This is a predicted structure of a 344-nucleotide part of an RNA (small-subunit ribosomal RNA, central domain) from Nicotiana noctiflora. It matches the Rfam family "Bacterial small subunit ribosomal RNA".
Context: one part of a larger RNA
Parts: sequence; structure tokens; C1' cells
RNA sequence: CUGGGCGUAAAGGGCACGUAGGCGGUCAAUUGGGUUGAAAGUGAAAGCCGCCAAAAAGUGACGGAAUGGUCUCGAAACCAAUUCACUUGAGUGAGACAGAAGAGAGAGGAAUUUCGUGUGUAGGGGUGAAAUCCGGAGAUCAACGAAGGAACGCCAAAAGUGAAGGCAGCUCUCUGGGUCCCUACCGACGCUGAGGUGCAAAAGCAUGGGGAGCAAACAGGAUUAGAUACCUUGGUAGUCCAUGUCAUAAAUUAUGAGUGCUCGCCCUUGGUCUACGCGGAUCAGGGGCCCAGCUUACGCGUGAAACACUCCGCCUGGGGAGUAUAGUGGCAAGACCGAAACUC
Repeated sequence: CUGGGCGUAAAGGGCACGUAGGCGGUCAAUUGGGUUGAAAGUGAAAGCCGCCAAAAAGUGACGGAAUGGUCUCGAAACCAAUUCACUUGAGUGAGACAGAAGAGAGAGGAAUUUCGUGUGUAGGGGUGAAAUCCGGAGAUCAACGAAGGAACGCCAAAAGUGAAGGCAGCUCUCUGGGUCCCUACCGACGCUGAGGUGCAAAAGCAUGGGGAGCAAACAGGAUUAGAUACCUUGGUAGUCCAUGUCAUAAAUUAUGAGUGCUCGCCCUUGGUCUACGCGGAUCAGGGGCCCAGCUUACGCGUGAAACACUCCGCCUGGGGAGUAUAGUGGCAAGACCGAAACUC
């Protein structure tokens, strides 16, 4: 390489859009490039196989096979090409619907903290127990007022929504996607997708703001044999906003995308139809069991890890190593691509 695989053993790209490529519905006609039938001629000799001569080795004579390629005459199912159609795939339209889907703007209440005013007196805070800490320069508690930042309790759910990351107080504006239903239009316009492009939690970086709470680093107090920790008192980056950058996560359903097909039961979200006291039918989701089947097992089981097809990505003993080198992009941190010697 092949064979075989990728939920947990090595292995699904973080996610999408999309170029090339690969693959692709139904009917009919034409062509005859692929395909296929027959014939002709070719495929030198040696070689290979068979056979004859021969005691053997050898040598000699004859025949055959030989993926194929050429040419001529045919076939037309399939692939392909061209053309005419079709509607069930894909899409558009009408009518409804749900949603924390995204972006921008505005206004809101509870709480923490700080400050001010007056009240009031000796403790408060913290812990397993303490101490550092705050407090007669009047704290804590209680009242009123003010400032500022961040997050949005209940509703709340196995719920919803988004391609993924993710998204939650309220209102407005703009924008994307989805589902149902009627079948009005269109007529294969589809699926996947190497490269490519975009999005991408948290942390980090750059510039400028902001800074209530929390809190890496750091400094005290404890604990301890020690304690560079757990506990505690403080506390700076950061967390927040704007604009860039970074491109990684156990980016997980550890399960790529799409299509078809295959027993049932229960709960639930959004539609439609029917019944209106219950229910029933049918789509599109979200969950729990389970038949067949699959799986080493665990388990999966119409949201498959069943049965099949198409396309992409990836794996090939452990370590060395996601290291070295080269390259690309980055302000940097570091990212992507990615070996070998050696060793077991």
C1' cells in the first nucleotide's frame, strides 16, 4: 500500500459559506465517446506452457497461450452528450405562528460599596478556634439623602433559540433564520466540499476610557515538622465599554454533513385538522423507556452506534513529541504545518 476502522481502545476538522473535483430524480427521442458482439490483421526471435525425438544433461522440430492495442461491420440496456417534457428533490409566493437568534439606542428596580447629615455607645468583624484588620479622631447597628459601577432575583423548565461559540430584567428601531398550512408558481436549479473565505468561550496583548463587587500576582495573620497551599485580613492587573489583535478549549453528543428506509409505549415545545368534559390524527423539534438489529462490553436503538448510498476529514504500537528543523501568519504570548535518530 491493501485490508480494517474513527461514542469510551489510535482516529470526526471548533463551526459554517463556498471554488475545483466527486456523486446525483422521472419519461421520451437522437448520437454512438465509454461499454459490448462478430470478423480481419498484429502481438519478431529468444522466453513461458504443451508435445515429439532422446538413458541423462543438453540440443533440435512443431503447436499453444499471451492483460492488450489497430481496423471493419453491428447492438443501444447502462454511463456520457444533445434535445423535448414531468414533479415527488431543491426553491419562490399567499396565510398564520413561536422564540434568552443578532446589532444599536433609551429608560428601570433590588443589592453590595463609598460619601454626607443627624441619632447613639463600646465594641465590631472573622474562624474549627484565633489573629492580622476596623473602632472614643465615635465604628458596628438603625434612619434619611447622594454618587458610581457591574449583574439582572422570582417567572425558569428535561423548556426556547442559534451553524458552532453562545444567548436571559424592560421598551423601541433595524436585521437573519425556522416551523406549520394551502398547493398557486418554477422545473433538478441538488448533496458534499481539497484549497479558500468568514465566524469563533475564557484567558492574553495594543490604544483610550471606566473601576462598585470579585480577584491571579503580591503583603500580612493563622494552620503546620515545614505550608511558597487549603482558612482569614487586605490587595494590583484583570473582570466592564469602544476599536483592533489572538484563533485556542474536556470548542463534548468525546458521535462529520446529506438522503432514503425500519416494532411500539410515555412526557413535553410550536403549528395544522378534527372533536369540544376527556381525547384522536398529522408535521417540525426537545426528553425517558424499549423490539429487531448492532456492539468486546458498556450501551445505541426513527434525534441510531440498525440497514444502505454519496462526499469530506482523520487513524495505523508506547515513548522520543505535538518536540526539532524549514515555512506561513502574529506586536508579543504563542498558533498552524510537523519529522528523525535512539529506545522499550